A computed fold for a 561-nucleotide part of an RNA from a metagenome, annotated as small-subunit ribosomal RNA, 5' domain.
[in-house]
Context: one part of a larger RNA
RNA sequence: GAACGAACGCUGGCAGCGUGGAUUAGGCAUGCAAGUCGAACGAGAACCCGUUUAACUCAAUUCUUCGGAAGAGAGCGGCGGGGGAGAGUGGCGGAAGGGUGAGUAACGCGUGGGUAAUCUACCCCUGAGUUGGGGAUAACCCUCCGAAAGGAGGGCUAAUACCGAAUGUGGUCGUCCGCCGCAUGGCGGAUUGAUUGAAGGUGGGGAUCCUUUGGGACCUAUCGCUCGGGGGGGGGCCCGCGUCCGAUCAGCUUGUUGGCGGGGUAACGGCCCACCAAGGCUUCGACCGGUAGCCGGUCUGAGAGGAUGGUCAGCCACACUGGGACUGAGACACUGCCCAGACUCCUACGGGAGGCUGCAGUCGAGGAUCAUUGGCAAUGCGCGAAAGCGUGACCAUGCGACGCUGCGUGGAGGAUGACGGCCUUCGGGUUGUAAACUCCUGUCAUGCGGGAAAAAUCACCAGGCCGAGAACAUCGGUUUGGUUUGAUGGUACCGCAAGAGGAAGCCACGGCUAACUCUGUGCCAGCAGCCGCGGUAAUACAGAGGUGGCGAGCGUUGUUC
Numbered sequence: 001g002a003a004c005g006a007a008c009g010c011u012g013g014c015a016g017c018g019u020g021g022a023u024u025a026g027g028c029a030u031g032c033a034a035g036u037c038g039a040a041c042g043a044g045a046a047c048c049c050g051u052u053u054a055a056c057u058c059a060a061u062u063c064u065u066c067g068g069a070a071g072a073g074a075g076c077g078g079c080g081g082g083g084g085a086g087a088g089u090g091g092c093g094g095a096a097g098g099g100u101g102a103g104u105a106a107c108g109c110g111u112g113g114g115u116a117a118u119c120u121a122c123c124c125c126u127g128a129g130u131u132g133g134g135g136a137u138a139a140c141c142c143u144c145c146g147a148a149a150g151g152a153g154g155g156c157u158a159a160u161a162c163c164g165a166a167u168g169u170g171g172u173c174g175u176c177c178g179c180c181g182c183a184u185g186g187c188g189g190a191u192u193g194a195u196u197g198a199a200g201g202u203g204g205g206g207a208u209c210c211u212u213u214g215g216g217a218c219c220u221a222u223c224g225c226u227c228g229g230g231g232g233g234g235g236g237c238c239c240g241c242g243u244c245c246g247a248u249c250a251g252c253u254u255g256u257u258g259g260c261g262g263g264g265u266a267a268c269g270g271c272c273c274a275c276c277a278a279g280g281c282u283u284c285g286a287c288c289g290g291u292a293g294c295c296g297g298u299c300u301g302a303g304a305g306g307a308u309g310g311u312c313a314g315c316c317a318c319a320c321u322g323g324g325a326c327u328g329a330g331a332c333a334c335u336g337c338c339c340a341g342a343c344u345c346c347u348a349c350g351g352g353a354g355g356c357u358g359c360a361g362u363c364g365a366g367g368a369u370c371a372u373u374g375g376c377a378a379u380g381c382g383c384g385a386a387a388g389c390g391u392g393a394c395c396a397u398g399c400g401a402c403g404c405u406g407c408g409u410g411g412a413g414g415a416u417g418a419c420g421g422c423c424u425u426c427g428g429g430u431u432g433u434a435a436a437c438u439c440c441u442g443u444c445a446u447g448c449g450g451g452a453a454a455a456a457u458c459a460c461c462a463g464g465c466c467g468a469g470a471a472c473a474u475c476g477g478u479u480u481g482g483u484u485u486g487a488u489g490g491u492a493c494c495g496c497a498a499g500a501g502g503a504a505g506c507c508a509c510g511g512c513u514a515a516c517u518c519u520g521u522g523c524c525a526g527c528a529g530c531c532g533c534g535g536u537a538a539u540a541c542a543g544a545g546g547u548g549g550c551g552a553g554c555g556u557u558g559u560u561c
Base pairs, nucleotide, nucleotide: 001561002560003559004558006557007556008555009554010553013407014406015405016404017403018402019400020399026363027362028361030360031359032358035092036091037090040089041088047082048081049080050079051078056075057074058073061070062069063068099318100317101316108243109242110241111240112239113238114237115236118235119234120233123231124230125229126228127227128226129225130224131165133163134162140155141154142153143152144151145150170196171195172194173193174191175190176189177188178187179186180185200223201222202221203220204219205218208217209216210215244290245289246288251281252280253279256278257277258276259275261273262272263271293315294314296312297308298307299306300305320341321340322339323338324337343354344353345352346351371397373396374395375394379393380391381390382389383388410440411439412438413437420431421430422429423428444502446497447496448495449494450493459483460482461481462480463479464478465477466476467475468474505550506549507548508547509546510531511530512529516545517544518543519542520541526533527532
């Protein structure tokens, strides 16, 4: 000098863009952060409509022998329809997105390769199929246990839930053949061998058939389902090289190193197991100890290098601590399950509940780091045919001079060089065109008005064209027009009004280092980055005037180069 996720002191006008728990991976009240699909399925509350009857309650009115009777209508109840809440079965998603850096010196990361040792839901292309049956079970009803969390038994029912059967283009295994390679092997073909599969939903429809007259069969479109092949994107595993400090750590190792056989995995492998052998690593630093997430990058530097890894992007690891598996295409799973532990809470003392290293917020510790905000309008993600729903991702707004950038705090004129201050050799000098004063300007701030601007496309509706189709139903694609949707926000921006009005400080002035005098003090009080100042004229302390530097900042401290 530059830099910072900074802090502290003094000061502080506006805007844009960034950025903000670095410490206790300490504990957490409260709210929200993962749902969605009724076009897979049964059942169905509130509410509305219709109908009808028996019972009950009320009742305008009419009749009355005054005892009572009839009774429009209303409520409640039954049945049917609409309606769809809340829950349940089922599917997909809860493995993404979001957080943190504890652990890890490792194939963890970076880079370059290998996989002839491998997996892949959803997506795209493509081939073949989608036949016919069965038994349950939640919800619901009943009974029971429990303070609760929750649970037990009995009965009914549905499916794209579950289970047989058929069908095998195919797949896998076996056998045979061919080609190729990189050792194990890979690819292709044949096969009367073995084995292996499925589910329906919705829209529309002319003829025919069936019909419980609702509809169904049938045809068609679309969304699905099953078995294959290919692709894409995404993983798994393996290898070469690189990746901090300590030798006051010199030897380390028994599943250890290798083999045979087996188990396990999507897959190779001591990954695991039985047996056999005695190996394997190491001064090119094994082992041990300490520290640390790695990288693209960032800071500095002419570079080489040094330091660093916050925000953003990639990878990894973790989710109260430790362990474990289940489900699934994918987890050993942040807001899933089980066990153990610590802690907190509820309890009827028998037993239960919980996990903010998600967004806010709180306590604590700390020099120190914000709102318990708005919205799904956009971008993206999940589900859905779609409308849409969800989304503390995200988009916005708020707070902090924390950083960078921009703008302003006025401009021009104005000398008897006013007053005041300070200095003085008492002549004057300086503050200083500075002020006053005159003439202007109107950025920002303030007030008023305009402003549905941009962010907007998707979607839906109508029409045209093309295609599927028996079809003028319907569906798919494309195009034109119209309609709808904004949290920010009456914001940005624009116009008008008024008036210099509301907006300057901080540090330094001995040398390094730009900038000097006076007064006070008297080795005191104090200063100080280094050298060093201060003991009676201190340009070094303190104050003042003046000057220098930077400026909404300026200094100090810490850290890096």
It matches the Rfam family "Bacterial small subunit ribosomal RNA". Gene Ontology terms of the family: structural constituent of ribosome and ribosome.